[in-house]
This is a predicted structure of a 1445-nucleotide RNA (small-subunit ribosomal RNA) from an uncultured bacterium. Its mean pLDDT, the model's own confidence on a scale to 100, is 84. RNAcentral holds the sequence, with entries from ENA and SILVA. It matches the Rfam family "Bacterial small subunit ribosomal RNA". Its family is annotated with structural constituent of ribosome and ribosome in the Gene Ontology.

RNA sequence: AGAGUUUGAUCCUGGCUCGGGGUGAACGCUAGCGGCGUGCCUUAGGCAUGCAAGUCGAACGACCCGCUUCGGGCGGGAGUGGCAGACGGGUGAGUAACACGUGAGAACGUACCCUUUAGUGAGGAAUAACCCACCGAAAGGUGGGCUAAUACCGCAUGUGAUCGCAAGAUUAAAGAACGUAACUGUUCGCUAAAGGAGCGGCUCGCGUCCCAUCAGCUUGUUGGUAGGGUAAUGGCCUACCAAGGCAUCGACGGGUAGCUGGACUGAGAGGUCGGCCAGCCACAAGGGCACUGAGACACGGGCCCUACUCCUACGGGAGGCAGCAACCGGGAAUCGUGGACAAUGGGCGCAAGCCUGAUCCCGCGACGCCGCGUGAAGGACGAAGGCCUUCGGGUUGUAAACUUCUUUUAUAAGGGAAUAAGGUCUCGCUUGCGAGGCUUGACUGUACCUUACGAAUAAGCCGCUGCCAACUACGUGCCAGCAGCCGCGGUGAUACGUAGGCGGCAAGCGUUACCCGGAUUUAUUGGGCGUAAAGAGUGCGCAGGUGGUUUGGUAAGUUUUCGUUAAAAUACGUUGGCUCAACCAACGGACCGCGAAAAUACUGCCAGACUAGAGUUAGCCAGGGGGUGCCGGAACAGAUGGUGAAGCAGUGAAAUGCGUUGAUAUCAUCUGGAACACCAAAGGCGAAGGCAGGCACCUGGGGCUUUUCUGACACUGAUGCACGAAAGCGUGGGGAGCGAAUCGGAUUAGAUACCUGAGUAGUCCACGCCGUAAACGAUGGACACUAGAUAUCAGGCUGGUGACGGCUUGGUGUCGUAAGCUAACGCGUUAAGUGUCCCGCCUGGGGAGUACGGCCGCAAGGCUAAAACUCAAAGGAAUUGACGGGGACCCGCACAAGCAGGGGAACGUGUGGUUUAAUUCGAGACAAAACGAAAAACCUCACCAGGGUUUGAAAUGUAUGUUUUAGGACUCCGAAAAGAGAACAAACCGCAAGGUAGCAUACACAGGUGCUGCAUGGCUGUCGUCAGCUCGUGCCGUGAGGUGUACCCUUAAGUGGGGUAACGAGCGCAACCCCUACCGGCUGUUGUAUCACUCAGCAGGAACUGCCCCGAUAAUAUCGGGGAGGAAGGAGGGGACGACGUCAAGUCAUCAUAGCCCUUAUGUCCUGGGCUACACACACGUUACAAUGGGCUUACACAAUGGGUCGCAACACUGCGAAGUGAAGCUAAUCCCACAAAAGAGCCCUCAGUUGGGAUUGCAGUCUGAAAUUCGACUGCAUGAACAUGGACUUGCUAGUAAUCGCAGGUCAGCAUACUGCGGUGAAUACGUUCUCGGGUCUUGUACACACCGCCCGUCAAGUGAGCAAAGUCGUAGGUAGUUGAAGUGCUCCAUUAGGAGUCCGAGACUAAAUGCGGUGAUGAGCGCUAAGUCGUAACAAGGUAACC
Repeated sequence: AGAGUUUGAUCCUGGCUCGGGGUGAACGCUAGCGGCGUGCCUUAGGCAUGCAAGUCGAACGACCCGCUUCGGGCGGGAGUGGCAGACGGGUGAGUAACACGUGAGAACGUACCCUUUAGUGAGGAAUAACCCACCGAAAGGUGGGCUAAUACCGCAUGUGAUCGCAAGAUUAAAGAACGUAACUGUUCGCUAAAGGAGCGGCUCGCGUCCCAUCAGCUUGUUGGUAGGGUAAUGGCCUACCAAGGCAUCGACGGGUAGCUGGACUGAGAGGUCGGCCAGCCACAAGGGCACUGAGACACGGGCCCUACUCCUACGGGAGGCAGCAACCGGGAAUCGUGGACAAUGGGCGCAAGCCUGAUCCCGCGACGCCGCGUGAAGGACGAAGGCCUUCGGGUUGUAAACUUCUUUUAUAAGGGAAUAAGGUCUCGCUUGCGAGGCUUGACUGUACCUUACGAAUAAGCCGCUGCCAACUACGUGCCAGCAGCCGCGGUGAUACGUAGGCGGCAAGCGUUACCCGGAUUUAUUGGGCGUAAAGAGUGCGCAGGUGGUUUGGUAAGUUUUCGUUAAAAUACGUUGGCUCAACCAACGGACCGCGAAAAUACUGCCAGACUAGAGUUAGCCAGGGGGUGCCGGAACAGAUGGUGAAGCAGUGAAAUGCGUUGAUAUCAUCUGGAACACCAAAGGCGAAGGCAGGCACCUGGGGCUUUUCUGACACUGAUGCACGAAAGCGUGGGGAGCGAAUCGGAUUAGAUACCUGAGUAGUCCACGCCGUAAACGAUGGACACUAGAUAUCAGGCUGGUGACGGCUUGGUGUCGUAAGCUAACGCGUUAAGUGUCCCGCCUGGGGAGUACGGCCGCAAGGCUAAAACUCAAAGGAAUUGACGGGGACCCGCACAAGCAGGGGAACGUGUGGUUUAAUUCGAGACAAAACGAAAAACCUCACCAGGGUUUGAAAUGUAUGUUUUAGGACUCCGAAAAGAGAACAAACCGCAAGGUAGCAUACACAGGUGCUGCAUGGCUGUCGUCAGCUCGUGCCGUGAGGUGUACCCUUAAGUGGGGUAACGAGCGCAACCCCUACCGGCUGUUGUAUCACUCAGCAGGAACUGCCCCGAUAAUAUCGGGGAGGAAGGAGGGGACGACGUCAAGUCAUCAUAGCCCUUAUGUCCUGGGCUACACACACGUUACAAUGGGCUUACACAAUGGGUCGCAACACUGCGAAGUGAAGCUAAUCCCACAAAAGAGCCCUCAGUUGGGAUUGCAGUCUGAAAUUCGACUGCAUGAACAUGGACUUGCUAGUAAUCGCAGGUCAGCAUACUGCGGUGAAUACGUUCUCGGGUCUUGUACACACCGCCCGUCAAGUGAGCAAAGUCGUAGGUAGUUGAAGUGCUCCAUUAGGAGUCCGAGACUAAAUGCGGUGAUGAGCGCUAAGUCGUAACAAGGUAACC
């Protein structure tokens, strides 16, 4: 100090989350020791038991008991009396207050303590204890009698004090101890008074939380007079008088809360907190009250009421842990019914001393902080084991073992402090000192020291996708689960679980909760408001804030100096003490408040002056500025009349509608209402809304020029007031046109819309409301400063004859590379620049501008304005793409123009579906469907049924066995495979032993057309043979990116040229390659009877817009037209060749391959079946429907590519034929397949379901092949179906092409209407780019980026969540008014000894209401959330009717 997260990527805005620190904590796992701290945050809930406040015999009397050295010597309990009990200790309920903090102040009190002054004389009457009697269960009480005092009451005195002008009056006391023979003395007391210290009461300035959805509050209220009361001031209380007092600088009300020193955090400013320690306050079961006292309205005192608990003999009584422990309860959660007064402190006492749950200690809890340890050095065969592995190894890991060493700690033993100062006794001097003796430690035999022993007694927790240090394996398979945020998990998960390894911290580690930080995310330091959230619709203006030049004064702000205070502790600095540290101590400085003095630049205040701001006056000027009245013409509608004839109107097309009762059209006249063409403009005016025919009247504001006057009079402006489009509301008018609603007609799946015919409110006027708009420049007002250019409006000055300029003021616009600003877009003297002043507003999205409350309104509604809940985004600008029923340009058999088809029929083939034991699998828009398959009868074969087999049909290796074992005709059985037998046969190397081979067994393994093409390689399709796709350097931009590659011309082409912040380059294009057209050369067999040619083969040549002319153009480029030459002319024709990439496109079934799966089976062998099924649908084809034809005949011609030895086969014969039987030739330019067909010629057919068409079926055959039934092809005879040119729709083709005709080949035993090639004959048409489809470039919009097959809205339905309203109902606060009224103070009366009666006030109780708050609530209206519900398609593109307010 930052990081993650919105996007395809970017910058910004903005929220959410994380890393840090902290805690009186809790929970989970774990745990060796010590020190110092700390420990009911919840029920101010209830409390058994014990203790926490007593002490004094030197104030007093009596009594009893115990001891006794018998001296009334020592001690004890109760009582009278004194002091203390108001401190110490606890808690934080209440309290928003002079409660607290801080600083001042005057009208006060003060026991004990200190100083000073003066006294302490002389008397009296009682009473408790005690005794007697009595009541009561008890608590307790009553009567009678005795007695003392430092208890009580008079008298004297009066330093003094109080009252009073004075005279004068009033007012006190107490003694005790020691010592002595006694006086005297000493000490402790007592009384009065003055002062002090400390403590306390009171008053005031300032500071001290949230809500304005709390805006008005107050009657003892505010003040005065008099009195009362108090220690004291005061409405503190009472009577009378006055009518005040407080409040937007926040009264009153509500909520919350003890305050502070300080603590945590933070760079600081701040924010949060107030536990421990310390100061103050408040409280003591809830509420009230007084008494005593120096002090209380009193925690361990009293009285009363209430609630609760306990005792009871039922009549009455007792009690108060928020003291220390403990208990119950509550809770996530917080300790022992411990020791001691040794120390410190307190109370009493002369003192010893007693008391002290204050305190000091111990105990419990890792609750926190700090410290120590769990060993150290060496040790490689890098052991074993674990884990991983590419099987080589790596890692755990010097880690262990092992060797040497040490002993903190633990354990055991021994030694062993300090905290102690005092107290008392004796002596001495003396008036508190000295000397000596004795004596006091809870903690504690503790800290600490020493010795012994032996590595011995001691490591866990969390994490490992990123943020964030740390990675692999296995398991799981959107399951189980994780997660702080983003997010992981759907079969290769570094994110789940486990293991190994690693990282971090460590006696702890994590989690949860809360606070600060990061967050400049409330911004004083230190933010913003054109488009991200945010400028009020506009003005006027009170308060407030701010304010021109200058002089003098003042000194409030400001600055400096000094002083007092700012408790201690804490914090900081320096030292010191515990072995260190935590901890503790000493010293030092610092600390925004308060006071005084000084200074006077600036601000303020007071006084004076000025004119540059502002206003005023004079002269001119422009204007749809506002209001009222009057007038006008065009258009429109209606009415009347004329002419006139059948349509008009309306639309994409129509229909409803109007019209023969005469429309529309046209002419004339009249009536009506609303709006004002041209001028007119980037123009004018106004604060904004807004304002437009003409004239008149009334009226506001502004500008210019030059004078006059005032002299800062100014700017802004919360609350307030006024104005404020349209729509809407009220009352009354008016109503031509237009026109919500509504009714029809269309459109549509629907059409409550868009289109259309009608049409009410309204629109208009008057008066009154409403008060909102995308009321926008999405830009508040004022002032000053900071380059310009240009246009225009209203003026002034000025040059010029004029046209036309120059300067200047004010307004309205445009441009912009001045600078500057901005996230960018953009703004840019009319700022969004640079500054000052004032106001308004914002703080993630949704919920919501909503609910509730309040105010306004006739209503509609407006203004103000939340929360629960929910999401991790929502958003701005710009970028690259993609897309658009956006635009521009261009191309393509894309359309158009043509030719021939498909779609209808029958058949063939493929696919779907269905069926089946199986009908194996794959391919699915284009880019699946005569596709994989260039051939399913068996085989193929993967499918089905059945039968076999298990180291296997085939491969490699190891071990053992077998050495008469391989191989094997043939036979039996069987459907076959398999099985059984078996003539025959008798391997190779080696002298031998033995080995190789074979066979058998066992084990490793084989095998799989099993799964995943979404794990992959390779190959392929497609956009597309479309012209694109990129890079280096430079430049531009914050950046994503851009430029280059955009523009103009051109091309088939990112082809070439021009121009250019780009210059170059690469992959594509083109070319290089092959075939073909032409030529020459060479070679020529098997071509040719022969030579030559044709022909064949080989390597070459030839064409490049090269030449000429013309045109287009800015043009050298390029293109077009024409010509020459040429076989060929502008890429001559065709092919191969496929950029970056897209489609998780296709293929695990060609092959290869990762992982998973099967292993007597998902392997393998065999027989048979199936892939050939058949109501149907689709795709690709064949044959046709006929005469441009069909049939027959013909010594009637003419090809090319190919193939051939398990082959092609001439030829001859046989057969009607398919073929058969012989058989020459040919390993091929030689022989064969092999007669090409259409064409030509001749004859017949004559428009018919035919001599078209050939399906289907029957019979008889041929060939291939073990085999032709399922299921082949062909032949002959017979049969002779549909079909007569095909709906919507749709395909191919631009020339040797379409169409048409045949031929060959591959596959193949056999099987071709398919496929791949070959040649023969051989057309038509293209005006053109509006439209369809596809593509390219540029541009534009976008809420899309899985990219339009996108995104996304609302109702309804389902589940769920939290709020709102709600008749009521419940609770709580409240307490005016009324009833009752305890204790108790005061007052009055009686008695006057105690007391009694009454009365005012009075806690509490009871009873209505208003009002505030909360709970619940049938039901209701909305909202949020929830992978795959319904209906539509509103928005985003011109979103298909532009969207929005």